[in-house]
c-di-AMP riboswitch aptamer (ydaO/yuaA leader) from a soil metagenome, 145 nucleotides, folded computationally.
The RNAcentral record of the sequence draws on MGnify.
It matches the Rfam family "c-di-AMP riboswitch aptamer (ydaO/yuaA leader)". About the family: This family represents a conserved RNA structure found upstream of the ydaO and yuaA genes in Bacillus subtilis and related genes in other bacteria.
The coordinates come from a structure-prediction model, not an experiment, and the mean pLDDT is 75.
The model forms 96% of the base pairs in the Rfam consensus.
């Protein structure tokens, strides 16, 4: 001595004594960051620069990236449009993921998820090194080896 999740435990101080606040530690989790290897996405406009080039700043557009299982496809709808695409809404599937009361494992069966958020034009891998998080939400009880 239930589940998802990294999201737990300990110490000190304070407090409104609580699953509160601050600080520290352990542990768990995440990001940045060389050689080597790999890759080749920026465009337009304005301003500065005597002109031009290099460069810098601002704006718009197109990108790119991170946490997570949460990707992708098809159909339908709304808006806009010459059409298509995109965004948004709904449905059906799907990569992937989770649960089924002693524990681990294999198989079958059943049920469920297949979201959301963040960075801000920028980040591949990556030793040393640097930085960050430790929340939130729930209630399952099939079989055989």
């Nucleotide at each position: 001595a239930g589940c998802c999740g990294a999201a737990u435990c300990c110490c000190u101080c304070g407090a409104u004594u609580u699953c509160c606040g601050a600080g520290g530690g352990a542990g768990c989790g995440g990001g940045g960051g060389a050689c080597c290897c790999a890759u080749a996405a920026g465009g337009c406009g304005g301003c500065c620069g005597g002109c031009a080039c290099a460069g810098g700043c601002c704006g718009c557009c197109g990108g790119g990236g991170g946490c997570g299982a949460a990707u992708c496809g098809c159909c339908g709808g709304c808006g806009a449009u010459g059409c298509a695409g995109c965004u948004c809404c709904g449905g059906c599937g799907u990569a992937a993921c989770g649960c089924g009361a002693c524990u681990c494992u294999u198989u079958c069966c059943g049920c469920g998820u297949g979201a959301g958020c963040c960075c801000g034009u920028c980040a591949g891998c990556u030793a040393a090194c640097c930085c960050c998080g430790c929340a939130g939400g729930c209630a399952u009880c099939g079989a055989a080896g």